About this RNA
The RNA shown here (c-di-GMP-I riboswitch aptamer) has 80 nucleotides and comes from a soil metagenome. RNAcentral holds the sequence, with entries from MGnify.
RNA sequence: AACGGGCAAACUACUCCGAAAGGGUAGGACGCAAAGUCUCCGGCCUAAAGCCUUAGGGCAAUGGUAGCGGGAUUGCCGAA
Numbered sequence: 001a002a003c004g005g006g007c008a009a010a011c012u013a014c015u016c017c018g019a020a021a022g023g024g025u026a027g028g029a030c031g032c033a034a035a036g037u038c039u040c041c042g043g044c045c046u047a048a049a050g051c052c053u054u055a056g057g058g059c060a061a062u063g064g065u066a067g068c069g070g071g072a073u074u075g076c077c078g079a080a
Base pairs, nucleotide, nucleotide: 006032007031011027012026013025014024016023017022030067036073037072038071040070041069042068043065044064045063050059051058052057
């Protein structure tokens, strides 16, 4: 140098799902060489049910985050 392209942050909408975190669909692009996929490990977020309570709250994942990392796995182009 690098074809063809790909994904889609914030935000907005929804008689959407969810207790919440968050997710889905459509729009939209902050960015991303895996920002493709997978919770095995750590971090972080939430706390319905449950337990405790001085009735203020606290504990805590079986919930979530793959665009927080590690790991696993698949993969375009190209010097190679």